[in-house]
RNA sequence: GGGCACGUAGUCUAGCACGGAUAAGGCGCCAGCCUUCGAAGUUGGAGGUCCCAGGUUCGAAUCCUGGCGUGCCCGCCA
Numbered sequence: 001g002g003g004c005a006c007g008u009a010g011u012c013u014a015g016c017a018c019g020g021a022u023a024a025g026g027c028g029c030c031a032g033c034c035u036u037c038g039a040a041g042u043u044g045g046a047g048g049u050c051c052c053a054g055g056u057u058c059g060a061a062u063c064c065u066g067g068c069g070u071g072c073c074c075g076c077c078a
Base pairs, nucleotide, nucleotide: 001074002073003072004071005070006069007068010027011026012025013024020058029045030044031043032042033041051067052066053065054064055063
């Protein structure tokens, strides 16, 4: 330098093919209940620039273009 894959709450992922309004779940975090206290259990809650920018569209996490980052493979130099 070229090719491919991936990027979504603190963390791990689903959703993407086939666009639809307020983005879902596990773990973790906070609070209530329970308990002598804690754990476990149970109920509720907070937490998101869906990597960035632009485009298409009535409407984009999803489609298109460019960029950034990570991983894998190939090539070049030595």
The RNA shown here (transfer RNA) has 78 nucleotides and comes from a Candidatus Thorarchaeota archaeon. It matches the Rfam family "tRNA". It is annotated as a transfer RNA. Its mean pLDDT, the model's own confidence on a scale to 100, is 82.